Model confidence (mean pLDDT): 82 of 100. Transfer RNA from an Acidobacteriota bacterium, 75 nucleotides, folded computationally.
This record gives sequence, C1' cells and structure tokens, in this order.
RNA sequence: GCCCGAGUAGCUCAGGGGUAGAGCGCCUCCUUGGUAAGGAGGAGGUCAUGGGUUCAAAUCCCAUCUCGGGCUCCA
Repeated sequence: GCCCGAGUAGCUCAGGGGUAGAGCGCCUCCUUGGUAAGGAGGAGGUCAUGGGUUCAAAUCCCAUCUCGGGCUCCA
C1' cells in the first nucleotide's frame, strides 16, 4: 500500500429504514440484627467522525479515523 471484519450505555454484546435494547456493573427502596444472595424501581447513549440518499438513517452509499486479521506473487 491492497483486501476483509469490527467501532452502539462504565464493561461484554444484540439490533440492521419508522420511539435505541439485553446481561453484568452503578444508585434508591424492600427484605436481614448486619452483610451476601434475592425482590422492586431508577439513572446512564453526539449508535467512531464528516458528507450523501430518503418524508424519515444507528441501519443504505461515499470519504476519513481507530482497532483486529490477511496479502504483498510470477517473469
């Protein structure tokens, strides 16, 4: 340099045009003499960045950035 995959909550990930979700973690309450476990509720997101298409984009297209993997052959 080229090709492929990934980037979404604090962490691990799902979702793939029509209101952004799960598990774990965090906060509050219940329960307990107290803690763990358990139960109920809650907070937490520029969906990597910019642009395009569309009535509508996390989702489709283009470019860029970051991470991971592969290739870099013959004469």
Its Rfam family is "tRNA". The family's RNA type in Rfam is transfer RNA.